[in-house]
RNA sequence: CAUGCCGAUCGGAUCAUCGCGCCCGGUUUCCGGGUGAGGAAAGUCCGAACACCACAGGGCGCCGUGCUUCCUAACAGGAAGGCACGGUCUUCGGACCGUGACGGCACGUGCAACAGAAAGCAAACCAGCCGAUGGCCCGCAAGGGCACAGGCAAUGGGUGAAAUGGUGGGGUAAGAGCCCACCGGCAUUCCGGGUGACCGGGGUGGCCAGGCAAACCCCAUGGGGUGCAAGGUCAAGCAGCAUCGCUCCCGCAAGGGAUAUGGCGGCCCGUCGAAGUGCGAUGCGGGUAGACUGCAUGAGGCCGGUGGUGACACCGGUCCCAGAUAAAUGAUGAUCUCACUGCGUCGAGGGCGGCGCUUCGCAGUCAGACAGAAUUCGGCUUACAGGUCGGCAUGGCCG
Numbered sequence: 001c002a003u004g005c006c007g008a009u010c011g012g013a014u015c016a017u018c019g020c021g022c023c024c025g026g027u028u029u030c031c032g033g034g035u036g037a038g039g040a041a042a043g044u045c046c047g048a049a050c051a052c053c054a055c056a057g058g059g060c061g062c063c064g065u066g067c068u069u070c071c072u073a074a075c076a077g078g079a080a081g082g083c084a085c086g087g088u089c090u091u092c093g094g095a096c097c098g099u100g101a102c103g104g105c106a107c108g109u110g111c112a113a114c115a116g117a118a119a120g121c122a123a124a125c126c127a128g129c130c131g132a133u134g135g136c137c138c139g140c141a142a143g144g145g146c147a148c149a150g151g152c153a154a155u156g157g158g159u160g161a162a163a164u165g166g167u168g169g170g171g172u173a174a175g176a177g178c179c180c181a182c183c184g185g186c187a188u189u190c191c192g193g194g195u196g197a198c199c200g201g202g203g204u205g206g207c208c209a210g211g212c213a214a215a216c217c218c219c220a221u222g223g224g225g226u227g228c229a230a231g232g233u234c235a236a237g238c239a240g241c242a243u244c245g246c247u248c249c250c251g252c253a254a255g256g257g258a259u260a261u262g263g264c265g266g267c268c269c270g271u272c273g274a275a276g277u278g279c280g281a282u283g284c285g286g287g288u289a290g291a292c293u294g295c296a297u298g299a300g301g302c303c304g305g306u307g308g309u310g311a312c313a314c315c316g317g318u319c320c321c322a323g324a325u326a327a328a329u330g331a332u333g334a335u336c337u338c339a340c341u342g343c344g345u346c347g348a349g350g351g352c353g354g355c356g357c358u359u360c361g362c363a364g365u366c367a368g369a370c371a372g373a374a375u376u377c378g379g380c381u382u383a384c385a386g387g388u389c390g391g392c393a394u395g396g397c398c399g
Base pairs, nucleotide, nucleotide: 001395002394003393004392005391006390007389008388009387010386012336013335014334015333016332017331018330020036021035022034023033024032025031026030038370042381043380045379046378047377048376049375050227051226052225053224062223063222064221065220066219067081068080069079070078071077082102083100084099085098086097087096088095089094103218104217108216109215110212111211125157126156127155128152129151130150133149134148135146136145137144138143165183166182167181168180169179170178184208186205187204188203189202190201191200192199193198231293232292233291234290240284241283242282243281244280245279246278247258248257249256250255262272263271264270300319301318302317303316304315305314306313307312339365340364341363342362343361344360347357
């Protein structure tokens, strides 16, 4: 210097014109000023705030969480550690990096495809060992032989993800934790260290305990439900309830006649012809559309200091930073910066030469990724062109 990986961080800047949402002001069909997306606004996965509903207390059930300590309003988040596994290096003591739902399978129950003889108080397929005991054969006998029954799992092989501690000795027909010693592992107990997970050391025990709890289960611990379309305030129309009003003429009455400022959803014509279980007016409570609110000062941002290994906490200063509801945040142009491309040029160093790299200049392209608020926060996860910084690895060159 280049490339790759990991982590952190940034995610263009300044203007002009037109347009859009919101706020403020004015001389209010308009004008002026201010302001207007993100690191993830995303997925809606986890935790809260807030709101309403439910709720004496207890138990069962259901769902979640699960090494430790700390941080935090809280969390399945974060920090610092422990342990296990994997990798690299090693002076063999360990160091560094990565991964881990990491309580319990020597309570109980259950599960394990295929292969394999055997997969859970294991088993014997091939080779092999034994054949004490029983059997057969030889022999007068002592004894020898066969390997039929049978025994073995120590040796080798084979199956599987997994096949039941290791070494040595005793023991035996041959063998086997069958017995013993040591080692490993486990249970238990004591001592020391640590807040703790856990670590180091000693004693005792029975000889060994396979895997799976993102199987039921056991242990510990937490959890009421619904989400701003929560909820609150005001309140057209329609419906309900209450009160009041509802023409004139004839007739004793029953009834008849004339009509509107009435009904037939606005007007004219037409029609009905005072209906009363109807119409109109006023009022009332609930409340739909709609409006306002919730809703933008907050577990808030930035800067500095202090404490802490750190997550983070505290103190001081400073700032106010979108609020739409079918849903505004856009378009065009200019200048600059980054980036990319081309050409020229200088240079450490190398080289026969060239390419490339680097410095500077000119010209051109010209912000180019993922993506767009909808009650608000804290996290997690996922997407992301390019730049910057740090770490690691590999390669090239120089000293």

The prediction has a mean pLDDT of 75. This is a predicted structure of a 399-nucleotide RNA (Bacterial RNase P class A) from a Rhodothermales bacterium. It is recorded under the gene name rnpB. It matches the Rfam family "Bacterial RNase P class A". It is annotated as a ribozyme.